[in-house]
RNA sequence: GGGCCGCUAGCUCAUCGGGUAGAGCGACGGGCUUUUAACCCGGAGGUGCAGGGUUCGAGACCCUGGCGGCCCA
Numbered sequence: 001g002g003g004c005c006g007c008u009a010g011c012u013c014a015u016c017g018g019g020u021a022g023a024g025c026g027a028c029g030g031g032c033u034u035u036u037a038a039c040c041c042g043g044a045g046g047u048g049c050a051g052g053g054u055u056c057g058a059g060a061c062c063c064u065g066g067c068g069g070c071c072c073a
Base pairs, nucleotide, nucleotide: 001072002071003070004069005068006067007066010025011024012023013022019056028042029041030040031039049065050064051063052062053061
């Protein structure tokens, strides 16, 4: 220098033919228990890396940039 992949909740990841963004774990509250743990119940938590564009509507499509990883030179 060139190519490819990834970036979504505190963490690990879904959601891919554009239509209100989810799960598990964790944290929090409650139940149970003498108490803790375990177990059960519950609601909460997101500018979807940033900035533009397309569209009635973008996590998803297009452009530029950033960060991380891999490969080639």